[in-house]
RNAcentral holds the sequence, with entries from MGnify. This is a predicted structure of a 112-nucleotide RNA (SAM riboswitch aptamer (S box leader)) from a marine eukaryotic metagenome. The model forms 97% of the base pairs in the Rfam consensus.

RNA sequence: UCUUAUCAAGAAAGGCGGAGGGACAGGCCCUGCGAUGCCUUAGCAACCGCCUCGGUGUAAACCGGGGGUCAGGUGCUAAAUCCUGCUUUGGUAGUACCAAAGACAGAUGAGA
Numbered sequence: 001u002c003u004u005a006u007c008a009a010g011a012a013a014g015g016c017g018g019a020g021g022g023a024c025a026g027g028c029c030c031u032g033c034g035a036u037g038c039c040u041u042a043g044c045a046a047c048c049g050c051c052u053c054g055g056u057g058u059a060a061a062c063c064g065g066g067g068g069u070c071a072g073g074u075g076c077u078a079a080a081u082c083c084u085g086c087u088u089u090g091g092u093a094g095u096a097c098c099a100a101a102g103a104c105a106g107a108u109g110a111g112a
Stems, first nucleotide, its partner, number of pairs: 001112007012041005020030003024085004042077003047073002049069005054063003081105001086102007
């Protein structure tokens, strides 16, 4: 970089250290009652593992299907991915608001 799945659930204390942070923009928030970051410990979770059931299929296999289990590898532990950003549709209404769907972007896993 590409492909694919998921993203309204869940889960924090201590130490170091000192001012910024929430990807980007706008908003709105968090933050010297000490953020972001690093370390330690703890926790959450089933993407990778195992078992089982179902569907399709002659079979191989696939459906990232349902259920159970494992914390070894990742990941995560403010707010829906904090909200909105683009398009379409509908409603109110007038160029704004609301709702729905889908894209884009981002994050994470698995594979290449």